[in-house]
RNA sequence: UGAUAGAGGUAGCGAUCGACAAGAGUAGCCCGUGUGCAGGCAGGCAAGCGCAAGCGGGGGAAAGGGGAGAUCGCCGAGGAGCGGACCAGCUGCCUGAGCGAGUCCGUGUCCGGGGCAGCGGAGAACAUCCGUUGAACUGUCGCCCGAAGGGGCGGAGAGCUGUCA
Repeated sequence: UGAUAGAGGUAGCGAUCGACAAGAGUAGCCCGUGUGCAGGCAGGCAAGCGCAAGCGGGGGAAAGGGGAGAUCGCCGAGGAGCGGACCAGCUGCCUGAGCGAGUCCGUGUCCGGGGCAGCGGAGAACAUCCGUUGAACUGUCGCCCGAAGGGGCGGAGAGCUGUCA
């Protein structure tokens, strides 16, 4: 240097599945009612026996997000950032512009790991997630101390341990 096999764990990481809570008595739907005559950005259009938002009544979801469980794949697992492509939705319809959740691809740009606390953001959310800071904990390597158990300081996964070349 290359190949290969491994380790980390108070919930290691991710995916899938069904049930559950929440979403929510919300959206959309139906009936009634009065009001208005097109509103997300700009321009245009159809409809008035129509449409829209509101209110009252009826009936009433789902997605994204979540915790637990099971199964599977794994240990840069994975997450975030950045760049690119596609794209739901944002207006009943058309044109243009913009925003944009999400999906996919690339990228050693950052992070050893999980938890806790503060702050910021996402989120319907006192759930949860992401970023960041802090003090501990934990695995690992190096240096130092110790007879030993162990302790101090420092580092980063581009690492560490075993085997083979």
Annotation: Lysine riboswitch aptamer from a bovine gut metagenome, 165 nucleotides, folded computationally. Of the family's consensus pairs, 100% are formed in the model. The coordinates come from a structure-prediction model, not an experiment, and the mean pLDDT is 81.